[in-house]
Context: one part of a larger RNA
RNA sequence: CCCUUGUUAAGGAACUAGGCAAAAAGGUCCCGUAACUUCGGGAGAAGGGACACCUCCGGAAACGGAGGUCGCAGCAAAGAGGCUCUACCGACUGUUUACCAAAAACACAGGUCUCUGCAAACGCGAAAGCGGACGUAUAGGGGCUGACACCUGCCCAGUGCCGGAAGGUUAAGAGGAGCGGUUAGCUGAAAGGCGAAGCUGUGAAUUGAAGCCCCGGUGAACGGCGGCCGUAACUAUAACGGUCCUAAGGUAGCGAAAUUCCUUGUCGGGUAAGUUCCGACCCGCACGAAAGGUGUAACGAGUGGAGCACUGUCUCAACAGGGGACCCG
Numbered sequence: 001c002c003c004u005u006g007u008u009a010a011g012g013a014a015c016u017a018g019g020c021a022a023a024a025a026g027g028u029c030c031c032g033u034a035a036c037u038u039c040g041g042g043a044g045a046a047g048g049g050a051c052a053c054c055u056c057c058g059g060a061a062a063c064g065g066a067g068g069u070c071g072c073a074g075c076a077a078a079g080a081g082g083c084u085c086u087a088c089c090g091a092c093u094g095u096u097u098a099c100c101a102a103a104a105a106c107a108c109a110g111g112u113c114u115c116u117g118c119a120a121a122c123g124c125g126a127a128a129g130c131g132g133a134c135g136u137a138u139a140g141g142g143g144c145u146g147a148c149a150c151c152u153g154c155c156c157a158g159u160g161c162c163g164g165a166a167g168g169u170u171a172a173g174a175g176g177a178g179c180g181g182u183u184a185g186c187u188g189a190a191a192g193g194c195g196a197a198g199c200u201g202u203g204a205a206u207u208g209a210a211g212c213c214c215c216g217g218u219g220a221a222c223g224g225c226g227g228c229c230g231u232a233a234c235u236a237u238a239a240c241g242g243u244c245c246u247a248a249g250g251u252a253g254c255g256a257a258a259u260u261c262c263u264u265g266u267c268g269g270g271u272a273a274g275u276u277c278c279g280a281c282c283c284g285c286a287c288g289a290a291a292g293g294u295g296u297a298a299c300g301a302g303u304g305g306a307g308c309a310c311u312g313u314c315u316c317a318a319c320a321g322g323g324g325a326c327c328c329g
Stems, first nucleotide, its partner, number of pairs: 001324008010315002014313001019310001027051005036041001038147001052069007070074001082308007089300002094106002110145007122131003148295004153225003158222002160218005167213003173207002178202005185194003226244005253287001254284001265281005
């Protein structure tokens, strides 16, 4: 010096990103116990008292009552919740990155949309077949949301999906007008020209489904939810007006937020002092309603802030025990 353990004057978080680590608390019985609440809870809330031994009485005993004894200390050792206030997130118990993440992530009951009439939809499989299911719409598959409470606004122009079938467009196929190749023949002095049938190449009109165009619907489908200018008898502001654009211009609620750049916004609270925290304000760079909005008792090895208790975390270090390191063998 390293690892590990114990103790420590005075102070008591001044340490630090952060009370990390340590300390403290811890049992049983009795008393007592707030806000809030889904009336279950919160609760072991918090906080306080008792606890050994001897004698007597009651009792079967556990134990209770009375009197007494000793110590600093009687759950005498060991083992055995620290607590409170507040905000955020997630309702909850659960699940997860085997070996750096346990969470606010996943799941979840509940909500809702959609598909599926059974040889179901859907999935696995060249197929046979199997799962779904020896189930049958109070069932099964898929998507989103995520207890509960109060709610969930406007836009169907684009994209998707659903419905429609009048019109437009549209494939193979059907169809075969027409054009071409070949040549028996005809013609010509010849070169050559014409050229039926058959065979053959090509092929117009016409006919021809879904789809697309088209017409509607649909947002708990993908998604989207404006700008400029003026105006009130102080000023400021603008209930009001004008104008442009749009499919429609963000409703309720919330808001410097797990979202706020400017920003340590401003005001209030807490501190002697507070870029954090809490309550407000609203100028929302760039919240917002099932990629849900806002609340919420209970719950959480979750995250932020504050306090009590307690301490070698610190002021500031010291001593002691054990094991290494080091030396000798």